[in-house]
This is a predicted structure of a 271-nucleotide part of an RNA (large-subunit ribosomal RNA, domain VI) from a freshwater sediment metagenome. The prediction has a mean pLDDT of 88.
Context: one part of a larger RNA
């Protein structure tokens, strides 16, 4: 911008696209066949690979400052306690997310028309032939059947709701003219995330728990400081292992802080 008023929501499904895999073991069955050696077919059922989807309770990895610990060297007068820097200084650990090596799950089965092949009936051609009329079977393949996407399908669908005024003039035209009016609904701004490279999508702005602080609780380090006691001291003990202090992203609560106030589009029944 279209889709012949506006709009907000919900569908149909033309048309595109995505999976489509294969093995091993067991039963039937040591059984049909086989002289033996071997050893099916049709059926059932079991478990794995690989590959692909979504997850993050398990396990693992990450976790750039969440705990702690350790060295060198500055500083905060000194001690004690912090703190800078040094690849996060190293090093043990790890919370959300993110991930796979962790989980869950898919490929099945069916229909339908066929290939190639097998076939019935059957003539040209009194025999014969699956074919010239008829007509049946047949594949991991084709269309379906599962998943997604999808009306710019311009051949622009459907289906529900919701919203919109009056007078006048004449040259009767997609005519002009005055007053009212700004709907439903969108958007701008703000506060954010399950969303995100910008937009978009989405939550939610006081009739409010959006996001931030706070408060609890999960959960993560692993016993803070200070202070009394033992020891000549390194260093232990006890408050505090019945878990101390200190916590990003986690789950709730709480209107203390910010989402104030507002502003624009979008019009009047519809070639």
């Nucleotide at each position: 911008c279209g889709u012949u008023g506006g709009a907000a929501a919900g569908u149909u499904g033309a048309g595109g696209g995505g999976a489509g895999c294969g093995g091993a073991c067991u039963c039937u069955a040591g059984u049909a066949c086989g002289a033996g050696a071997g050893g099916a077919c049709c059926g059932a059922g079991u478990c794995g690979g690989a590959c692909g989807a979504u997850c993050c309770g398990c396990u693992c990895g990450u976790g750039u400052c969440c705990c702690g610990g350790c060295u060198g060297u500055g500083g905060c007068g000194c001690c004690a306690g912090c703190u800078g820097c040094a690849a996060c200084g190293c090093c043990g650990g790890g919370u959300a997310g993110c991930g796979a090596u962790g989980a869950u799950u898919g490929g099945c089965u069916g229909u339908g028309a066929u290939a190639a092949c097998c076939g019935c009936u059957g003539a040209a051609u009194g025999c014969a032939u699956c074919u010239a009329a008829g007509u049946g079977g047949g594949a991991a393949g084709c269309a379906c059947g599962c998943c997604c996407c999808a009306a710019g399908a311009u051949g622009a669908a459907c289906u529900u709701u919701c919203c919109c005024g009056a007078g006048g003039c004449c040259u009767u035209g997609a005519g002009c003219c005055u007053c009212c009016u700004a709907a439903a609904g969108g958007g701008c701004c703000g506060u954010c995330a399950g969303a995100g490279a910008c937009u978009a999508u989405g939550a939610c702005g006081u009739c409010g728990a959006u996001a931030g602080g706070c408060c609890g609780c999960a959960c993560g380090u692993g016993g803070a400081c200070g202070u009394g006691g033992a020891g000549c001291a390194a260093u232990c003990c006890a408050u505090u292992u019945c878990g101390a202090g200190c916590g990003c992203a986690g789950c709730g609560g709480u209107c203390c802080u910010a989402a104030u106030c507002g502003c624009c589009c979008g019009u009047g029944u519809g070639g």
The RNAcentral record of the full RNA draws on SILVA. It matches the Rfam family "Bacterial large subunit ribosomal RNA". Its family is annotated with ribosome and structural constituent of ribosome in the Gene Ontology.